[in-house]
The RNA shown here (SAM riboswitch aptamer (S box leader)) has 106 nucleotides and comes from Bacteroidetes bacterium UBA6661.
RNA sequence: AGCUUAUCGAGAAAGGCGGAGGGACGUGCCCUGCGAUGCCUUGACAACCAACUGCCAUUGGCAGAAAAGGUGCCAAUUCACAUUCCCUAAGGGAAGCAGAUAAGUC
Numbered sequence: 001a002g003c004u005u006a007u008c009g010a011g012a013a014a015g016g017c018g019g020a021g022g023g024a025c026g027u028g029c030c031c032u033g034c035g036a037u038g039c040c041u042u043g044a045c046a047a048c049c050a051a052c053u054g055c056c057a058u059u060g061g062c063a064g065a066a067a068a069g070g071u072g073c074c075a076a077u078u079c080a081c082a083u084u085c086c087c088u089a090a091g092g093g094a095a096g097c098a099g100a101u102a103a104g105u106c
Stems, first nucleotide, its partner, number of pairs: 002105007013042005021031003026081003043074001045072001048070002052064005078098001083095005
């Protein structure tokens, strides 16, 4: 990298470095010299995995609590749309694709 499963309407920033683009891709729209994106430190948010408790049950399932471990995350719904369908149009809704994250697998 690929495949499988689950989730993606909630939540959460300060300092330092650095100096121009960034928000995955196209379009729009937005953020950005009042210093973004990025990197580092500290802090927070969350609760996927692990660990803990209880029940069922058999090596797993369900529920709960916690936040010391492994991740993740801290502009905008995954920023919106891009394909299909539905509601008469504006607009709205559903599904899908793509993507992200976690766990597993080869």
The coordinates come from a structure-prediction model, not an experiment, and the mean pLDDT is 82. Taxonomically the source falls in Bacteroidota (Bacteria, Pseudomonadati).